[in-house]
Molecule: SAM riboswitch aptamer (S box leader)
Organism: Acidimicrobiaceae bacterium
RNA sequence: CGGUCAUCGAGAGGAUCCGAGGGACCUGGCCCGACGACGGUCCGGCAACCUGCCGAGAAGGCAAGGUGCCAACGCCAGGAACGAUGAGGA
Numbered sequence: 001c002g003g004u005c006a007u008c009g010a011g012a013g014g015a016u017c018c019g020a021g022g023g024a025c026c027u028g029g030c031c032c033g034a035c036g037a038c039g040g041u042c043c044g045g046c047a048a049c050c051u052g053c054c055g056a057g058a059a060g061g062c063a064a065g066g067u068g069c070c071a072a073c074g075c076c077a078g079g080a081a082c083g084a085u086g087a088g089g090a
Base pairs, nucleotide, nucleotide: 001089004087005086006085007084008083013043014042015041016040017039021032022031023030025079026078027077028076029075044070045069046068049066050065051063052062053061054060074082
C1' cells in the first nucleotide's frame, strides 16, 4: 500500500513506575479500573506463522533464533472501504 494468503471460541502473570480512564473505530450493551486499570520497564510464561534440525516429505516430530501474544470468542450484537498478527509481494 482500500494489494495477496493464512489465522483470530485453545493457551500463558509476577514485580515495579505512572496516575484515569480502558476494552481498535461508530451505535447499543456488558465488563475492567484509585484494592491503581490502560500504558512503560524488568523478569517469567504461552504458542508455533517464519526459521533451524530429524524425515522421502507442504506427513509427523524436536528446538525456540525472528515476530507475536499473556481478562472476558477480535468481550457481545449490528455497522464500516472493519481490525490485529504472521508470511510473502510491490